[in-house]
Molecule: transfer RNA
Organism: uncultured Erysipelotrichaceae bacterium
RNA sequence: GGGUCCGUAGCUCACCUGGGAGAGCGCAUCGUUCGCAACGAUGAGGUAGCGAGUUCGAGCCUCGUCGGAUCCA
Numbered sequence: 001g002g003g004u005c006c007g008u009a010g011c012u013c014a015c016c017u018g019g020g021a022g023a024g025c026g027c028a029u030c031g032u033u034c035g036c037a038a039c040g041a042u043g044a045g046g047u048a049g050c051g052a053g054u055u056c057g058a059g060c061c062u063c064g065u066c067g068g069a070u071c072c073a
Stems, first nucleotide, its partner, number of pairs: 001072007010025004019056001027043005049065005
């Protein structure tokens, strides 16, 4: 320098062919306990890396860009 893949909640990751953004763990509150853990109930938390385009509508398609992984030179 070139190719491929990845970037979604604090962490690990779904969302399979464009139409309601979710799970597990973690966190907060409440209950059970003398207390902790565990368990149960409820809840908070994300402009989907950034920018632009296509579309009535984009996490999903296209382009650029940034970061990471990997392969080639």